About this RNA:
This is a predicted structure of a 143-nucleotide RNA (c-di-AMP riboswitch aptamer (ydaO/yuaA leader)) from a soil metagenome. Its Rfam family is "c-di-AMP riboswitch aptamer (ydaO/yuaA leader)". The family has 106 seed sequences and 7,607 matches in Rfam 15.1. From the family's description: This family represents a conserved RNA structure found upstream of the ydaO and yuaA genes in Bacillus subtilis and related genes in other bacteria.
RNA sequence: CGCCGAAUCCACCCGUCCUUGGUCGGGUGGAGCGGGGGAACCAAUCACUCCCGGGGCGAACGGUCCAAGGCCAGGUGGCCAAGCGGACCCAGCGCGACUUCGAAGCGCGAGCCCGACAGCUAACCCCGUAGGCGACGAAGCGA
Numbered sequence: 001c002g003c004c005g006a007a008u009c010c011a012c013c014c015g016u017c018c019u020u021g022g023u024c025g026g027g028u029g030g031a032g033c034g035g036g037g038g039a040a041c042c043a044a045u046c047a048c049u050c051c052c053g054g055g056g057c058g059a060a061c062g063g064u065c066c067a068a069g070g071c072c073a074g075g076u077g078g079c080c081a082a083g084c085g086g087a088c089c090c091a092g093c094g095c096g097a098c099u100u101c102g103a104a105g106c107g108c109g110a111g112c113c114c115g116a117c118a119g120c121u122a123a124c125c126c127c128g129u130a131g132g133c134g135a136c137g138a139a140g141c142g143a
Base pairs, nucleotide, nucleotide: 001134002133003132004131008031009030010029011028012027013026014025015024017022018021032129033128034127035126036125037124042119053117054114055113056112057111062089063088064087065086066085069080070079071078072077092108093107094106095105100143101142102141
């Protein structure tokens, strides 16, 4: 300097290092940004069965194959498929460096939380403001 992300900015107080004004750390408050809860209306609503609940943040939602093993067959095959791991694809998402739109191209397609409980939702209430990554370039191209 740039990127993912809401995750930035301001004021005051305390401490620290420098030295007259500033750095860094912590705390409190505010602004901005982000998320959740929460009426009417609308939606949902019956019966039975089931617990294998239900819900939130996020782009991260789904599929096929390999495969332990099991079943059928007994003509080398067919069907089902756990755990772990792997390969490929996909809804969707990001980068593409003055800005916007696009293009070549390059990536992601995870993880975590609530705790029996929440549709939407004005007023109102509550919470977060982290963490991680890259670098002399195609940082070139079109409008």